[in-house]
RNA sequence: GCCUUAUCGAGAGUGGCUGAGGGAACGGCCCAUUGACGCCACGGCAACCUGUCCGCACCGCCCGUGCGGUAUGCGGACAAGGUGCCAAUUCCGACGGAGCGAACGCUCCGUAAAGAUGAGUG
Numbered sequence: 001g002c003c004u005u006a007u008c009g010a011g012a013g014u015g016g017c018u019g020a021g022g023g024a025a026c027g028g029c030c031c032a033u034u035g036a037c038g039c040c041a042c043g044g045c046a047a048c049c050u051g052u053c054c055g056c057a058c059c060g061c062c063c064g065u066g067c068g069g070u071a072u073g074c075g076g077a078c079a080a081g082g083u084g085c086c087a088a089u090u091c092c093g094a095c096g097g098a099g100c101g102a103a104c105g106c107u108c109c110g111u112a113a114a115g116a117u118g119a120g121u122g
Stems, first nucleotide, its partner, number of pairs: 003120006013042005021031003026093003043086003048082003051078007058069004090114001095110006
């Protein structure tokens, strides 16, 4: 990098360095010399994977409604390890439908595509 799959309306910032663009891409709309973006340090959020623990299921013993087990499944707790994340819903839209409007357009609903992240796979 390709493929498969899950999630994407919640959450979480300070300091230092640097110095002009940044928010993936197009349109919009934002952020940014009152220093954005990026990098580093520390801090934090979350709970995808690993891990530990608890409950249920399950299995075994035994026969009290007790003991033990833990491969697997479900739910929960923790946050040690591996990632990730810490402006705006993935910032919004792009397709279809409904409603409103004289019109530009606006509101609502449902997708797709693209993207991000995790896990798996070759």

This is a predicted structure of a 122-nucleotide RNA (SAM riboswitch aptamer (S box leader)). Its mean pLDDT, the model's own confidence on a scale to 100, is 80.